SAM riboswitch aptamer (S box leader) from an uncultured Acidimicrobiales bacterium, 91 nucleotides, folded computationally.
It matches the Rfam family "SAM riboswitch aptamer (S box leader)". About the family: The SAM riboswitch is found upstream of a number of genes which code for proteins involved in methionine or cysteine biosynthesis in Gram-positive bacteria.
Its mean pLDDT, the model's own confidence on a scale to 100, is 85.
[in-house]
């Protein structure tokens, strides 16, 4: 970083605050949403990519939670497109 590499059908919700739309864009649906969606901030939790540690010849395999992610719907569905997120790594 408009480059590479792995991943996106599993898995986790309470509550303050806010106050009208959201679910990225496009066409097509479905959905959530004033019994307050969305976003936010607190706590709680999930999972295991990388870091530690054990075992292994190695591939890999556990084990734990330090660094990140995440917690309606397969990245909500289908068809597009310079699609797009998270890690790693790398500058």
């Nucleotide at each position: 970083a408009g480059a590479u590499c792995a991943u996106c059908c599993a898995g986790a919700g309470c509550g303050g605050c806010c106050g009208a739309g959201g679910g990225g864009c496009c066409g097509g649906g479905c959905c959530c949403g004033a019994c307050g969606a969305c976003g936010u901030c607190g706590c709680g939790g999930c999972a295991a990519c990388c870091a530690g540690c054990u075992c292994u010849a190695g591939c890999g395999a556990g084990c734990c939670a330090g660094g990140u992610g995440c917690c309606a719907a397969u990245g909500c569905c289908c068809g597009g497109a310079a699609c797009g997120a998270u890690g790693a790594g790398g500058a």